[in-house]
RNA sequence: UAAGUGGGAUAAAUGGUCGCGGCUGGCAGGCCGAAAGGCGCCAGACGAGGAAAGUCCGGGCUUCACAGGGCAGGAUGCCGGAUAACGUCCGGUGGAGGCGACUCCAAGGAUAGUGCAACAGAAAUAUACCGCUGCCAUCUGGCAGUAAGGGUGGAAGGGCAGUGUAAGAGACUACCGCCCGGCUGGUAACAGCCGGGGCACAUGUAAACCCCAUCCGAAGCAAGACCGAAUCAAGACAUACGGUGGCCCGCCGGUCUUAGGUAGGUUGCUGGAGCCUGGCGGCGACGCCAGGCGUAGAUAGAUGACCAUUCACGACAUAACCCGGCUUAUCGUCCCGCUUACCAU
Numbered sequence: 001u002a003a004g005u006g007g008g009a010u011a012a013a014u015g016g017u018c019g020c021g022g023c024u025g026g027c028a029g030g031c032c033g034a035a036a037g038g039c040g041c042c043a044g045a046c047g048a049g050g051a052a053a054g055u056c057c058g059g060g061c062u063u064c065a066c067a068g069g070g071c072a073g074g075a076u077g078c079c080g081g082a083u084a085a086c087g088u089c090c091g092g093u094g095g096a097g098g099c100g101a102c103u104c105c106a107a108g109g110a111u112a113g114u115g116c117a118a119c120a121g122a123a124a125u126a127u128a129c130c131g132c133u134g135c136c137a138u139c140u141g142g143c144a145g146u147a148a149g150g151g152u153g154g155a156a157g158g159g160c161a162g163u164g165u166a167a168g169a170g171a172c173u174a175c176c177g178c179c180c181g182g183c184u185g186g187u188a189a190c191a192g193c194c195g196g197g198g199c200a201c202a203u204g205u206a207a208a209c210c211c212c213a214u215c216c217g218a219a220g221c222a223a224g225a226c227c228g229a230a231u232c233a234a235g236a237c238a239u240a241c242g243g244u245g246g247c248c249c250g251c252c253g254g255u256c257u258u259a260g261g262u263a264g265g266u267u268g269c270u271g272g273a274g275c276c277u278g279g280c281g282g283c284g285a286c287g288c289c290a291g292g293c294g295u296a297g298a299u300a301g302a303u304g305a306c307c308a309u310u311c312a313c314g315a316c317a318u319a320a321c322c323c324g325g326c327u328u329a330u331c332g333u334c335c336c337g338c339u340u341a342c343c344a345u
Stems, first nucleotide, its partner, number of pairs: 001341010012310007020047002023044005030039003049316001053327002056325005061220004073216005078092005093107001094105004108211002113209002115205003129150002131146006158176002161173003177199001178197008224267004233258005241253004274293008311314001
C1' cells in the first nucleotide's frame, strides 16, 4: 500500500422565532369556587431510540388458582461457568469452512419400537440386472455359487492391500475405522495410549412419530388498588328541611342515610437487577467496594414548523408498566485490535 477479519463510537452542528407535553414558580385584572385551589395568563429549566420496532424468549410486579403426586401439552438438549432468569452471554470440547485473522453448528438417543426414502436402479436393508465361476443342456437357455468388477442413486452390505478360492467373500492377516475393556491427563465434555472382538449391531432421516433427561400453574398495566356523581334500589324521618327578596298563611320541591361502583377522578407511573468514574477479584461473561450523577410519563395520546449560517447534505425509525436478551431495519463518518500478500529499511 492492497485485500480481508473482529470489535467499538456517532446518528448533522450552532443560533433565533412560533407551537405542543407534564413539572416548578408567579399573577394587578378575567371565569368557577365558602376556601384551598382550578381554568386561564406569564416565566423557567426539561422533554424518545440504538434499535423506542417485531412482540420471539426470560424476569420483576399484579390478580386468580394451588396439600402432594401423576397424565396431557409446550420448550430446551456436548461440558463447565455467569445471571433475578433465559432458548441469552462467557470460556472450553467435538465437527464443518477458510492460507490465515476468524466464522458457523437444535451438537442427547437410529443395537427400545414404528414410519418414510420421490426418480433412477435387479435390489433401499433386502435383493443377482450385467458380469465372474461351477454343473446340466448344448440352440438362444436352466440351476447353483458370488457383492471383487460394471451400471443406478444423496446413500449399495466397513475401507484398503495381501492370503485364499472354481470364482468370490472378514473366510483369514496387517493397517485404518467401529464396538468392548483398562490406564493416564482433565472438574467435565473429551483427548492420548494399551489390550481384546473378525465385525453379530452397523445407509440416511428424530426442526418424522417416538424414547431419555431438565424446566414450565394461568392471564396480563385495558394487570390491579382507592375515591366516586347522576339514575335505579333499600331503609329512616316528615311537628323536620330547602325555595318563594324580612315574618305568617299559602304554594312549590320530599329530605337524609346505606349498598352498589356506571360516567369521571386518583393511583399503579417511573429511583431502577439504574448510569458514570476509579480500585480490587476473575482468561472472560460477571461480581464486590468507594465516590459521583440524576424531572419524558401522555391517556386520543406531547418532540413539530419556519428562518439564518456551515458541512460530508443527513438512513432506519417515534416511548405507553419496567428491566435483561434475541432478531430484523439503517445514509454515512470516525477509532482500535488482528491476518494475508507485496514493497522499502
Bacterial RNase P class A from Candidatus Limivivens merdigallinarum, 345 nucleotides, folded computationally. It is recorded under the gene name rnpB. It matches the Rfam family "Bacterial RNase P class A". It is annotated as a ribozyme. Gene Ontology terms of the family: dimeric ribonuclease P complex, tRNA processing and ribonuclease P activity. Taxonomically the source falls in Candidatus Limivivens (Bacteria, Bacillati, Clostridia, Lachnospirales).